[in-house]
RNA sequence: GCUACAAGCCAGGUCAUCGAUCUCGCGCUUCCAGCGAGGUAGGAAAGUCCGGACAGCACAGAGCCAUGCACCGGUGAACAGCCGGGUUUCGAGUGAUCGAAAACAGCCAGUGCCACAGAAAAUGACUACCGACCGGGCAACCGGUUGGCAAAGGUGAAAACGUGAGGUAAGAGCCCACGGAGAGCAAGGGUGACCUUGCUUUCGGGUAAACCUUGCAUGCUGAAAUGCCAUGUAUAGUACCGUUUGAGGGCGGCUCGCCCGAGGUACAGGGUAGGCAGCUUGAGCCCGUUGGGUAACCUUCGGGACAGAUUAAUGAUGACCCUCGACAGAAUCCGGCUUAUCGGCUUGUAGCACUU
Numbered sequence: 001g002c003u004a005c006a007a008g009c010c011a012g013g014u015c016a017u018c019g020a021u022c023u024c025g026c027g028c029u030u031c032c033a034g035c036g037a038g039g040u041a042g043g044a045a046a047g048u049c050c051g052g053a054c055a056g057c058a059c060a061g062a063g064c065c066a067u068g069c070a071c072c073g074g075u076g077a078a079c080a081g082c083c084g085g086g087u088u089u090c091g092a093g094u095g096a097u098c099g100a101a102a103a104c105a106g107c108c109a110g111u112g113c114c115a116c117a118g119a120a121a122a123u124g125a126c127u128a129c130c131g132a133c134c135g136g137g138c139a140a141c142c143g144g145u146u147g148g149c150a151a152a153g154g155u156g157a158a159a160a161c162g163u164g165a166g167g168u169a170a171g172a173g174c175c176c177a178c179g180g181a182g183a184g185c186a187a188g189g190g191u192g193a194c195c196u197u198g199c200u201u202u203c204g205g206g207u208a209a210a211c212c213u214u215g216c217a218u219g220c221u222g223a224a225a226u227g228c229c230a231u232g233u234a235u236a237g238u239a240c241c242g243u244u245u246g247a248g249g250g251c252g253g254c255u256c257g258c259c260c261g262a263g264g265u266a267c268a269g270g271g272u273a274g275g276c277a278g279c280u281u282g283a284g285c286c287c288g289u290u291g292g293g294u295a296a297c298c299u300u301c302g303g304g305a306c307a308g309a310u311u312a313a314u315g316a317u318g319a320c321c322c323u324c325g326a327c328a329g330a331a332u333c334c335g336g337c338u339u340a341u342c343g344g345c346u347u348g349u350a351g352c353a354c355u356u
Stems, first nucleotide, its partner, number of pairs: 001352010012321007020040007042327001046338002049336005054222004061256004066218005071085005086104001087102006105213002110211002112207003126153002129148008161179004166174001180203010226277004237267005248260003284306001285304004291298002322325001
């Protein structure tokens, strides 16, 4: 210097004119017009996928169902996020080790399922091998019946622990040695997941993002929540249900229980369709800084007011410059995750090339 990866940051600029919205001040007092000053979109404001704050629904509950999560520790308001660790798998390396990924409780509870191929996908006998009997043949052997056998062949993603020696009619964890895997117990280490060592025991596959089982957790709704002010109207009509033989409602899937309870549902019609609060000062954020921690994160001190609309502001026009500008725009607010994104900058790591 180039390339790749990781982390962080920026997201065209300047000037002029004309606007929009919010706050503050002036506007003799309130409001308005007007004038002045200041603020005014993002890293994702997005998807709404998780977790909360806040608000409402009855401080009567119980059972069932349902849903979510699933190695350990930490972090934090909380989480399925994040950080660190463990285990397993994969990759690199002679090795020590390094890197990546994981929906990572349980198929030794039960049930189901396992395409194609194959005899058989879990009550394994198609070929081959072996015994007995029958028939044929001089014999070797051949055919049939019946039984044994998972060592050999072939199929498959997967075939009934692997190798060797013994054993047998032929075989087989049937027995033995070594090895592999699972379970239990003990000792040691670790907060823990787990690891190391020893002993005993077992050996017929996979699948739980299949039903299911186990453990833990979970009420529902969502700012069109919710509280309030103001305005208008029709105590009219029709049908059905109900008033202690209880409609309907109350915590949001069902049942029981408890409470309230005289009105409820549908159709058709009349009217209103304005405003205030919630609303942005919050588990805050940003800039610099102190200390702790491997890290996520916590913390000390100082500084900065950092959008708040409701037909919905955050813009339009012109000029100039450059490397010619991506994805995209708040709508109650936060913490995460995911997705989209022209181009550029900084730092670190690795590789290659060159110079000294």